[in-house]
The prediction has a mean pLDDT of 80. The RNA shown here (transfer RNA) has 76 nucleotides and comes from Chlorococcum sp. KSF0227.
RNA sequence: GGGAACGUAGCUCAGUUGGUAGAGCAUCGCCUUUGCAAGGCGGUGGUCGCAGGUUCGAAACCUGUCGUUUCCACCA
Numbered sequence: 001g002g003g004a005a006c007g008u009a010g011c012u013c014a015g016u017u018g019g020u021a022g023a024g025c026a027u028c029g030c031c032u033u034u035g036c037a038a039g040g041c042g043g044u045g046g047u048c049g050c051a052g053g054u055u056c057g058a059a060a061c062c063u064g065u066c067g068u069u070u071c072c073a074c075c076a
C1' cells in the first nucleotide's frame, strides 16, 4: 500500500434481504427470611463507531472516515 470480517444496553450477543431495537447476565426496587443466599414480580438502561447520501421511512442500502482482528504485498 491492497483485500476481508467485525463495531448494536455496563458485559456476551440477536435483529436473515428497509416499517421505527430485543434476549441472557449485571444493576435498582418490592415480596419472601431473624439475617444472607437462592427464588418470584417489576423497573432503569442504547440518537445501532462517526459523518454524509438514497428513501415516505435506514441497525440493515450507497459513499467517506475511525477503531479492532486477519490475509497478501513492499522495504531491509
Stems, first nucleotide, its partner, number of pairs: 001072007010025004019056001027043005049065005

Rfam family: tRNA. By type it is a transfer RNA. Rfam links the family to the GO term triplet codon-amino acid adaptor activity.